[in-house]
């Protein structure tokens, strides 16, 4: 440089059909407890950046950035 594969809360990981972005530890309140744990409820928090294409994109198409593998 060429080809693949990937970038989603703090962390890991899903949604494959394009139509409300979940899951699981963490994190905060309460509840339980004499205290912590543990267990139970609730809550806050996420699309790698710029175009397009659609009535609507995490998905689909482009152009960069970064990782990773494989060739040279």
């Nucleotide at each position: 440089u060429g080809g693949g594969g990937g970038g989603u809360g703090g962390u890991g990981u899903a949604a494959c059909c394009g139509g409300u972005a979940g899951c699981a530890c963490g994190g905060c309140a309460g509840g339980u407890u004499u205290u912590g744990g543990u267990c139970c409820u609730g809550u806050a928090g996420g699309a790698g950046u710029g175009g397009g294409u659609u009535c609507g994109a995490g998905u689909c198409c482009u152009g960069c950035c970064c990782c990773c593998c494989c060739a040279g």
Molecule: transfer RNA
Organism: Acidimicrobiia bacterium